Source information:
A computed fold for an 84-nucleotide RNA from Povalibacter uvarum, annotated as c-di-GMP-I-GGC riboswitch aptamer. The model forms 90% of the base pairs in the Rfam consensus.

RNA sequence: CAUCGCAAAGGCAAACUCACCGAAAGGUGAGGACGCAAAGCCACCGGUCUACGGGGACUUCCUAGGACAGCGGGGUUGCCAGCG
Numbered sequence: 001c002a003u004c005g006c007a008a009a010g011g012c013a014a015a016c017u018c019a020c021c022g023a024a025a026g027g028u029g030a031g032g033a034c035g036c037a038a039a040g041c042c043a044c045c046g047g048u049c050u051a052c053g054g055g056g057a058c059u060u061c062c063u064a065g066g067a068c069a070g071c072g073g074g075g076u077u078g079c080c081a082g083c084g
Base pairs, nucleotide, nucleotide: 001084003082005079011036012035016031017030018029019028020027021026034070040076041075042074044073045072046071047068048067049066052065053063054062055061056060
């Protein structure tokens, strides 16, 4: 450096519940573990979700200035051991 997670030390925390924020998607905190070798961080690319605002042929359709890093890619940082 790369690969990996057998061992050791650990780490994170899905669904759900409660409280709060938000138009919503969703987020924050606490509880809780489905899982995760980056399930650490970043919205650059693709994708997905929502529609306050804006627009239209207007009781519905379109649209991201919004969201998702636990959808994939990419960037970046990082623990241990064996082999190379």

Its mean pLDDT, the model's own confidence on a scale to 100, is 84. Lineage of the source: Bacteria > Pseudomonadota > Gammaproteobacteria > Steroidobacterales > Povalibacter.